[in-house]
Context: one part of a larger RNA
RNA sequence: UUGGGCGUAAAGGGUAGGUAGGUGGUCUUGUUUGUCUGGGGUGAAAUCCUUGGGCUUAACCUAAGAAGUGCCUCAGAAACGGCAAGACUAGAGUCCUGGAGAGGGUCGUGGAAUUCCCGGUGUAGCGGUGAAAUGCGUAGAGAUCGGGAGGAACACCAGAGGCGAAGGCGGCGACCUGGACAGGAACUGACACUCAACUACGAAAGCGUGGGUAGCAAACAGGAUUAGAUACCCUGGUAGUCCACGCCAUAAACGAUGAGGACUAGACGUUGGAAGGGUCAGCCUUUCAGUGUCGCAGCUAACGCGAUAAGUCCUCCGCCUGGGGAGUACGGCCGCAAGGUUGAAACUC
Numbered sequence: 001u002u003g004g005g006c007g008u009a010a011a012g013g014g015u016a017g018g019u020a021g022g023u024g025g026u027c028u029u030g031u032u033u034g035u036c037u038g039g040g041g042u043g044a045a046a047u048c049c050u051u052g053g054g055c056u057u058a059a060c061c062u063a064a065g066a067a068g069u070g071c072c073u074c075a076g077a078a079a080c081g082g083c084a085a086g087a088c089u090a091g092a093g094u095c096c097u098g099g100a101g102a103g104g105g106u107c108g109u110g111g112a113a114u115u116c117c118c119g120g121u122g123u124a125g126c127g128g129u130g131a132a133a134u135g136c137g138u139a140g141a142g143a144u145c146g147g148g149a150g151g152a153a154c155a156c157c158a159g160a161g162g163c164g165a166a167g168g169c170g171g172c173g174a175c176c177u178g179g180a181c182a183g184g185a186a187c188u189g190a191c192a193c194u195c196a197a198c199u200a201c202g203a204a205a206g207c208g209u210g211g212g213u214a215g216c217a218a219a220c221a222g223g224a225u226u227a228g229a230u231a232c233c234c235u236g237g238u239a240g241u242c243c244a245c246g247c248c249a250u251a252a253a254c255g256a257u258g259a260g261g262a263c264u265a266g267a268c269g270u271u272g273g274a275a276g277g278g279u280c281a282g283c284c285u286u287u288c289a290g291u292g293u294c295g296c297a298g299c300u301a302a303c304g305c306g307a308u309a310a311g312u313c314c315u316c317c318g319c320c321u322g323g324g325g326a327g328u329a330c331g332g333c334c335g336c337a338a339g340g341u342u343g344a345a346a347c348u349c
Stems, first nucleotide, its partner, number of pairs: 004320003007303002012317001014201004021194003025088008033078001034080001035077008049065006091191001092188003095184004103177007110154001115149007125136002162169002206247006215241002220236004258316006266294012298305002322349003331342004
């Protein structure tokens, strides 16, 4: 490379937007010569192959033929492809109506709880553990009542529930704002799908500047445990966790399952709509979109998947090619740094 693969064996890019590229609905006309058919030219000789001939055979030599998968040229075909023109509405989009939602951003606001401060009552313990001790407390703790401060998170509702491209999103209200879905059919008329490059977003931790700090808590200190205990347990406790702005760009970023489209038994839930029916709050039927469980066929090494496919197919992208060395070294690019990204080889089994 061919071939084969990517849920768990190596392998789906963290996610989206998107250029080039690749691919692309129905009908008609014209054209082209990519495609197909036929003719001609060329495709040196030798070699290889076939049939003969010559050395006693063979190797070898020799004659003819075939082949030389290709290229050039001429003529034709019109299904497919390309190009041009026109038409269409089933893809895609716009419009109208409607309800659902922790989708995003800003501002405001509420109660419970923890901690601290002040005051009242009140007295000897509190706290913590397997048991203790460190710690706190007669300078009045803990408990209890009243008042105050401040930060962070939002019990119940809450659901295998909802929303978002992913990361993720949960008290309440206002404002700004994105998307999806259902119904209607008015409009556009293939405007589509995918996507190297590129761009944006991207948990936590971490970094820079400035704020904030109630609780929690790496580091650190002390007390225990232990042979030791740089741990697990306990008492404290700083970064951090929070906010603003700017970086970082990684995760078991997982459904370990790329995106889009078509088709292929059923059954039972659940969320949001729509239509119809009824004994009209409740219920039933149909249907669209989502989200679950089981399961036929089929697939799978098995486990399992099974209309939300890992089934049957089409288009495009990404990725894999024995283990270790190694996601390392070197170089490039990015970053304030931490580091990220791209990414080997020797050697070894």